[in-house]
Context: one part of a larger RNA
Molecule: large-subunit ribosomal RNA, half B
Organism: Patescibacteria group bacterium
């Protein structure tokens, strides 16, 4: 010193985030007594008060009651055994939970509500068989939300979801198959032929429109105890304020009741009230609800809670403020004997330097060698390849209206799959019907034949009309009706597939299963398979850019122009400015030929003006050039006109630019054109932007290839089109988020802390002096400005540290600076005195306690001489704490569809190891040295200390009208701090004394002993302590600071200064206290010892208010050192035994007895014998 305990004066929560921890209260014994509130059960052992032992008597069956008596500090005498009350929040309750940091306001829960489910139930597990549900049947089962109870639960159906609907739109496979492609017998054309070309039947084959095709979606409606949502602006009342009221815009509708600075309120410590001396908390109100609100329930609520706040009482070592004691460690000795760690070590301080915080570098200083016990400031100590942050074309989990799939569910087709009937439709057979321009007798379908046909009525022919002519026959067309067959669809029906239930029999001893027989139900549905549309975070795989003075948010990403750019070119930044993603086509903004000159200013000229048109002159290139800028442009590239299409085809020497890929310029040649008389010019535009590689498919062209051959599909080659592939050299045709449940790899290449650099900001100062201060810049204050210093703020930078430098505040402990809060010395004052203001010197000492809050800070209360500002890794977590912040749980508000998120709030939440190796520090030893010793010293040097107030006197004096009221000086008393001590006071005092309970033992009585925390209780010697006692700071000397002076020049004056000399602070040096010769410079004095006779010391023993061990001190027979014994002090408080009194408990006397640790004095009885070493 740590751990676990005991006791504690005075005070009593002042401690602290918080009464954490610990005490105390009392005791499921008795009697009395018990509030609000209440769901009438409770709350209740509420709270609070009294009693409790022993003996005798009476009553009683007993338990016990009553009366009398007795002792102690104390009678549930020891042990065991609730602290209580008030008031809020949350949750109704008992329960459950993160095994190992969260026990909770989270989960659950009865109760409430919604949804689904009619039984082969729904739901769930399973590929299926099968099973759970349930051997249950809607008073049942499943899912979801809410969460007892009470009072209640408002508005919105636009979005999303769910449910219902089915007319219309859209829509798959499939059906149907208009139409088209390929090939192609035969045919046609050309050719002498080979062959070529054209068209193309059947067949084979490819594509394929209309139409028929379900669910879904669109559409219509319903639905909130489904997901959810529930406004803004302006004005208005006879004080003001406010707005019942009005207007207006928007909406699906604009938040009702209740509650409200709340687990929700940012501003905020809102305001008021209460409580307190003081209240960021708490309670009650108010309502301005950043951002409550009605089953993600609202508001109340008795009871309950190891929940979370606030208060009160009681009580206390939590504290003021610590002390003593007990046991176990630590320490010494004996035995046994790890660990992490470790570049090497021969491991100091200061200042500096350095990758920016050095034992190891530089300089200076300090330091003999080696240990032991201790303390933790450093070794950016140990441990764990940082969990924060960033990065990775890392991972994983989770989410969703990310992308893409997919289980499941659902839809239709086909198969399993059959018969009948009816209806609709299509095709088809047959029959019948059908057909109106005008003209014509008139309802002329077409074409052909046709002069007859006849039922004897007539109809035709002929004629007329007309595009066409009728009778009759034949073949057809349009439309329709009926019918046949086929197909398709719909409805309905049947039973035999199929499914299913029962019964009998058998396997078989079987409520399963199977077989068989039979009866019932369903029934071509269902189920299943396959094709197919829908739905589909249920599941799966993935994506979710980069730059970036960290990341995110924001911004940006390609191209053009200018500046930056440092006079070639080029050149960066999240540097400064602007543009582009085109435009123009035959009446051009292109080509060519010809012509013209803009703009501004001055002057002149009808209307006429600043400005219309004409003229002259001057300045120039300022105008204009489709569009930004730059550079150009008068032989104009600007403006006007004529004719035109070179806004051409095929090439291309050579250059520019340049990583590549791209990009740019281009004379010249050939062809063909335009303009011009011609020379010539022309392959778009004054120039530089106006853009997109490759793949892919489609299009145009093609003398190319085309898998036996002929074709051909397809491909090649040339051309042009399809990308805000704008993250613009374009990862895919196709992609968003969360992670605090997280993980891995990396980074001090990159943030948060600290350091460093910087010093904008911040703090301090100086200069100038406009101003104010009645007057007067400078008693005091000081604008606009200027210049320094500091390195405490907020920042900037990103330099050490991410194979870890623990982060706010508090506590403990300090130390330094001075820009000084107090105390000390001074100057000025707008200083009368007193009290102030301001400046100078000064760092010796000092610098309070509380209330609130995690707070630093701040506000407040009460004090004070004063309640200073800063640095030390915002000093200090291998020293403590852990309230805050900053993991995992949970809730509120808000945001988000969601997972989740919030420098918003709220409740909860493991501080590891460390036994310290080195440095450092505090103590204590050993060695050696200092010329052998002992004793006493000097003091180089080092450290400590240094405080302040009040009162009285001087003196009610100086001063002042008064009120008030001193300097200087003298004395006294305190506070804080410190040292020593234990006489007093007081604490402790587990080896002292006494009292008391239970029990066991000593055979019993009596008396004792053990155990029960030392069993409990009352006292207490020594010692050790403080709260007790005594003492301390001083005085004085020296040198100074600011300041005040003397003399005194430079500068005939003046001047405290330049030479010289003084005065002058709590400050400096001494004086005071402590250490100190390893002061290796090892000092001094005195005495002893010295060549054998040896000074002295040690071992050893007895001890010690000395002590971890060493050490130190005393003693060691020539001895009182310890023990014992005796006496005394002192403590306890009157022993045992006996006698007496009393029925007894008990009392009295013997007896201020008996007992007694450490104290004082004495006494050799015991032990310090003997011996050895230097």
């Nucleotide at each position: 010193c740590c751990c676990u305990c005991g006791u504690u004066c005075a005070g009593g929560a002042a401690c602290u985030c918080g009464g954490c921890a610990a005490u105390a209260c009392a005791a499921c014994g008795g009697c009395c007594g018990u509030a609000a509130c209440u769901u009438c059960g409770g709350g209740a052992u509420a709270a609070g008060g009294c009693c409790u032992c022993c003996c005798c008597a009476u009553c009683g069956c007993a338990a016990g009651a009553u009366g009398g008596g007795g002792c102690g500090c104390a009678g549930c005498g020891a042990a065991a055994g609730a602290c209580g009350c008030u008031u809020a929040g949350c949750g109704a309750c008992u329960g459950u939970u993160u095994a190992c940091c969260a026990a909770a306001a989270a989960c659950a829960c009865a109760g409430c509500u919604c949804u689904c489910u009619g039984c082969g139930a729904a739901a769930c597990c399973g590929c299926a068989a099968g099973g759970u549900g349930a051997u249950g049947u809607a008073u049942a089962g499943a899912g979801a939300g809410u969460g007892a109870u009470g009072c209640c639960u408002g508005g919105c159906c636009a979005g999303u979801g769910u449910c219902a609907g089915a007319a219309c739109g859209u829509u798959a496979a499939g059906g149907c198959g208009a139409g088209g492609g390929g090939u192609c017998a035969u045919g046609g054309g050309c050719g002498c032929a080979a062959g070529c070309c054209c068209g193309g039947c059947a067949g084979c084959u490819c594509c394929g429109a209309a139409c028929c095709g379900a669910a879904g979606c669109g559409c219509u409606g319903a639905u909130g105890a489904a997901c959810g949502c529930c406004g803004g602006c302006g004005g208005u009342a006879a004080c003001u304020a406010u707005a019942a009221c009005c207007g207006u815009c928007c909406u699906a509708a604009g938040g009702u009741a209740g509650c409200g600075a709340a687990a929700u309120u940012c501003c905020u410590u809102g305001u008021c009230g209460g409580g307190u001396g003081a209240g960021u908390u708490c309670c009650g109100a108010c309502c301005u609800g950043c951002a409550c609100g009605a089953a993600u329930g609202g508001c109340a609520u008795a009871a309950c809670g190891a929940c979370u706040g606030a208060g009160c009482g009681a009580c206390u070592g939590u504290c003021u403020u610590a002390a003593c004691g007990a046991g176990g460690g630590a320490c010494u000795c004996g035995g046994c004997g790890a660990a992490a760690u470790u570049g090497c070590a021969a491991g100091g301080u200061g200042a500096g330097u350095g990758a920016a915080g050095a034992u190891g570098c530089u300089c200076a200083c300090u330091a003999c060698c080696c240990g032991u016990g201790g303390u933790u400031a450093g070794a950016c100590g140990a441990a764990a390849a940082g969990a924060c942050c960033c990065c990775a074309u890392g991972a994983a989990g989770c989410u969703u209206u990310a992308c893409u799939a997919u289980a499941g569910c659902u839809u239709g087709g086909u198969a399993u799959u059959g018969g009948g009937u009816u209806c609709a439709c299509g095709u088809u057979u047959c029959a019948c019907a059908u057909g109106u321009u005008c003209a014509g007798c008139g309802u002329a379908g077409g074409u052909g034949g046709g002069a007859g046909c006849u039922u004897c009525g007539g109809c035709a022919c002929c004629a007329a009309u007309g595009a066409g002519a009728c009778a009759c026959c034949a073949c057809c067309c349009u439309u329709g009706u009926g019918u046949u067959a086929c197909g398709c669809g719909a409805a309905u029906u049947c039973u035999a597939a199929u499914c299913u239930c029962g019964c009998g029999c058998c396997g078989u001893u079987a409520u399963c299963c199977g077989g068989u027989g039979u009866g019932g139900g369903a029934g071509a549905c269902a189920g299943u398979a396959u094709c197919u549309g829908g739905u589909g975070g249920g599941u799966a795989g993935u994506u979710u850019g980069a730059c970036u003075g960290g990341g995110g948010c924001g911004g940006u990403c390609g191209c053009c122009u200018c500046c930056u750019a440092a006079a070639u070119g080029g050149u960066a930044a999240c540097g400064g400015a602007g543009g582009c993603g085109u435009u123009u086509a035959c009446a051009a903004a292109g080509g060519u030929c010809g012509g013209c000159u803009u703009a501004g200013c001055u002057c002149c000229g009808a209307u006429g003006g600043a400005a219309a048109c004409g003229g002259a002159g001057c300045u120039g290139g300022a105008c204009g050039u489709g569009c930004a800028a730059a550079c150009g442009c008068a032989a104009a590239a600007g403006c006007c006109g004529g004719c035109u299409u070179u806004a051409c085809u095929g090439c291309a020497a050579g250059a520019c630019c340049u990583a590549c890929a791209a990009g740019u310029c281009g004379a010249g040649c050939a062809g063909u054109c335009g303009c011009g008389a011609a020379a010539g010019c022309g392959g778009a535009a004054g120039u530089u932007a106006g853009u997109g590689a490759u793949c892919c498919g489609a299009c145009c062209g093609u003398u190319c290839g085309u898998u036996a051959u002929a074709g051909g599909a397809c491909g090649g080659c040339g051309g042009a089109a399809g990308c805000u592939c704008a993250u613009c050299g374009g990862a895919c045709a196709a992609a968003a988020g969360c992670u605090a449940c997280u993980c891995u790899g990396g980074g001090g290449a990159u943030a948060a802390c600290a350091g460093g650099c910087u010093g904008a900001u911040c703090g301090g100062g100086u200069c100038c002096a406009a101003g104010a201060g009645u007057c007067c810049a400078c008693a005091u204050c000081g604008a606009c400005g200027a210049c320094c210093c500091g390195g405490u703020u907020u920042g900037g930078c990103a330099c050490c540290u991410c194979g870890a430098u623990g982060u706010c505040g508090g506590c403990c402990c300090g130390u330094c600076g001075c820009a000084u809060c107090c105390u000390g010395g001074g100057g000025g004052u707008g200083g009368a005195g007193a009290a102030g203001c301001u400046c100078c010197c000064a760092a010796g000492g000092g610098u309070u306690u509380g209330g609130c809050u995690g707070u630093u800070c701040g506000c407040c209360a009460a004090u004070u001489a004063a309640a200073g500002c800063g640095g030390c890794a915002c000093g200090c977590g291998a020293g403590c704490u852990g309230g805050g912040u900053u993991c995992a749980g949970a809730a509120c508000g808000u945001c988000g569809u969601g997972a989740g998120a919030c420098a918003g709030u709220u409740c909860g939440g493991u501080c590891u190891c460390c036994u310290a190796u080195c440095u450092a520090c505090c103590a204590c030893g050993g060695g050696c040295g200092c010329g052998g010793a002992a004793a006493c010293u000097u003091g180089a040097g080092a450290g400590g200390g240094c405080g302040c107030a009040c009162c009285u006197c001087u003196a009610g004096u100086a001063c002042g009208a008064g009120a008030g009221g001193a300097c200087c000086g003298a004395g006294g008393u305190g506070c804080a701090c410190g040292a020593a001590c234990c006489u007093c006071u007081u604490g402790u005092g587990u080896a002292c004394g006494a009292g008391c309970u239970g029990u066991c033992c000593u055979g019993c009585c009596a008396a004792g002993g053990g155990c029960a925390c030392u069993g409990c209780u009352c006292g207490g010697u020594a010692g050790c302590g403080a709260a007790g006692u005594u003492c301390g700071g001083a005085a004085c000397g020296g040198a100074u600071a600011a300041a005040c002076g003397c003399u005194g020049a430079a500068a005939g004056c003046a001047u405290c200064u330049a030479a010289g000399c003084g005065u002058g602070a709590a400050g400096c040096c001494g004086u005071c206290c402590u250490c100190a010769a390893g002061a290796u410079u090892a000092g001094g004095u005195u005495u002893c010892a010295g060549u054998a006779u040896g000074a002295g010391a040690c071992u050893c023993c007895c001890g010690g208010g000395a002590g971890a061990u060493g050490a130190c001190c005393g003693g060691g027979u020539u001895g009182a050192a310890c023990g014992g014994c005796g006496g005394c002090a002192g403590g306890u408080g009157u022993a045992c035994g006996g006698a007496c009194c009393g029925c007894a408990a008990g009392g009295u006397c013997u007896u201020c007895a008996g007992c007694c640790g450490a104290g004082c004095c004495g006494u050799a009885c015991g032990u310090a014998u003997a011996a050895g070493u230097c």